[in-house]
Context: one part of a larger RNA
Molecule: small-subunit ribosomal RNA, 5' domain
Organism: uncultured bacterium
RNA sequence: GGUGAACGCUGGCGGCGUGCUUAAGACAUGCAAGUCGAACGCAGUCUUCGGACUGAGUGGCGCACGGGUGAGUAACACGUAACUGACCUACCCCAAAGUCGCGGAUAACCAGCCGAAAGGUUGGCUAAUACGUGAUGUGAACAUUCGCCGUGGCGAAUGUUUAAAGACUUGAUCGCUUUGGGAUGGGGUUGUGUUCCAUCAGCUAGUUGGUGGGGUAAAGGCCCACCAAGGCAACGACGGAUAGCCGGCCUGAGAGGGUGGCCGGCCACAGGGGCACUGAGACACGGGUCCCACUCCUACGGGAGGCAGCAGUUAGGAAUCUUCCACAAUGGGCGAAAGCCUGAUGGAGCGACGCCGCGUGAGGGAAGAAGGUUCUCGGAUCGUAAACCUCUGAACCAACGACGAAAGACCCGACAAGGGAGAUGACGGUAGUUGGGUAAUAGCACCGGCUAACUCCGUGCCAGCAGCCGCGGUAAUACGGAGGGUGCAAGCGUUACCC
Numbered sequence: 001g002g003u004g005a006a007c008g009c010u011g012g013c014g015g016c017g018u019g020c021u022u023a024a025g026a027c028a029u030g031c032a033a034g035u036c037g038a039a040c041g042c043a044g045u046c047u048u049c050g051g052a053c054u055g056a057g058u059g060g061c062g063c064a065c066g067g068g069u070g071a072g073u074a075a076c077a078c079g080u081a082a083c084u085g086a087c088c089u090a091c092c093c094c095a096a097a098g099u100c101g102c103g104g105a106u107a108a109c110c111a112g113c114c115g116a117a118a119g120g121u122u123g124g125c126u127a128a129u130a131c132g133u134g135a136u137g138u139g140a141a142c143a144u145u146c147g148c149c150g151u152g153g154c155g156a157a158u159g160u161u162u163a164a165a166g167a168c169u170u171g172a173u174c175g176c177u178u179u180g181g182g183a184u185g186g187g188g189u190u191g192u193g194u195u196c197c198a199u200c201a202g203c204u205a206g207u208u209g210g211u212g213g214g215g216u217a218a219a220g221g222c223c224c225a226c227c228a229a230g231g232c233a234a235c236g237a238c239g240g241a242u243a244g245c246c247g248g249c250c251u252g253a254g255a256g257g258g259u260g261g262c263c264g265g266c267c268a269c270a271g272g273g274g275c276a277c278u279g280a281g282a283c284a285c286g287g288g289u290c291c292c293a294c295u296c297c298u299a300c301g302g303g304a305g306g307c308a309g310c311a312g313u314u315a316g317g318a319a320u321c322u323u324c325c326a327c328a329a330u331g332g333g334c335g336a337a338a339g340c341c342u343g344a345u346g347g348a349g350c351g352a353c354g355c356c357g358c359g360u361g362a363g364g365g366a367a368g369a370a371g372g373u374u375c376u377c378g379g380a381u382c383g384u385a386a387a388c389c390u391c392u393g394a395a396c397c398a399a400c401g402a403c404g405a406a407a408g409a410c411c412c413g414a415c416a417a418g419g420g421a422g423a424u425g426a427c428g429g430u431a432g433u434u435g436g437g438u439a440a441u442a443g444c445a446c447c448g449g450c451u452a453a454c455u456c457c458g459u460g461c462c463a464g465c466a467g468c469c470g471c472g473g474u475a476a477u478a479c480g481g482a483g484g485g486u487g488c489a490a491g492c493g494u495u496a497c498c499c
Stems, first nucleotide, its partner, number of pairs: 001498003005495005012358006018351002020316001025314003029311003034061003039058002042055005068269003077194008087186002092182008100134004109124006139162010166174002168171001195241003202232003207229008244266004248259004271292005294305004322348001324347003330344001331342004361391004371382004396436005404427001410420003443488005448469003454483005464471002
């Protein structure tokens, strides 16, 4: 000098930040991911008979983002620099081509049955942008042959295989299908860097390599069969301990040392452990399934759950907040849009936890009042300090009252460019402005030296102090109190940790 601090005493206001460092312990309750009727049928309500709205369901997109945490991980996890002729990429943009037919179901619904519940089951009806299939084949994929080329890259020929969905406001509409390119996001590989212990010295059988296959978007012992006997290691293998990594942050003249909280990037995890399904993307925090532990419901047959989301509870702890407001803004999901959803986010609340700013007054005022302390009894000191006079006017009261909000949507235009009118504010009646208006909290530590600041009383190696040196045994500037002083100040000290 620093801190996500804590503790003691004290405590006025505002702004901006910041707040479970411990038990990745356990969680009551509410909310945190939906949306689309311009994909589809059904039921209900209303109806001006045009239609509108609501509900559960089929279907689509989203739920892989956003938010949390740091357990694990010493590793291509991260940082950095490369490679991918070994790869993927929904939505978005550009370009080319297409969108013609046919069919069978099923949920909802109706009827019945089982169950305490969770839920399940049988029969019957129905739709689609759900599902299947025929055609077409610009193209693409694969096989064979050939040319160029930097391994699976580019091109040519032949053969085989392979698409589509409609909706409405009827139009330069929105979709759908195939392909090429882009953009974005990702997967994989490599060089190099990344803690401590050698009181860890040898480690290794899918081990190291090959051939052939399987698998994947993709190279690969990733997996498998067979074959070979390799591979790593004092330049520290293997083992153990500790730890998320970085941009940064703290300190320091620097080199370096320490650290990784908030914010940003990456990774990993979602009660512990495994697994796959769906999907462009997951081996998926608020999806599924199995095992384990725990909690809850039960009619004892069986079921339900996962706050390391936001609040909140409990436990642990020296210690860490509101079961708040709003989608007005920014951003995200869905939608043609209106809009709906959004504990992301924007805000408010609590905490001197930190930084910064302001205030507790300013000027005058000596009979140097009273009082306290001290005294050599003359005085000295608190001390212009107070009183008192003048001034200003934190707080407080009243009136007005924001910026953040102009886009989108609507109108003209062509749904373009451009132009136009009106609406929308959680914070908040807040900030601010104007007017009025009261002299209006100060504490904490220290005063032997280091180290700024001294006397009196009490105590008597006692009681106590102490960071180091050391004080205290009858005159203690070192203990305790008082007066005075010094230093900081809404804080001041102490403790812990880092340089």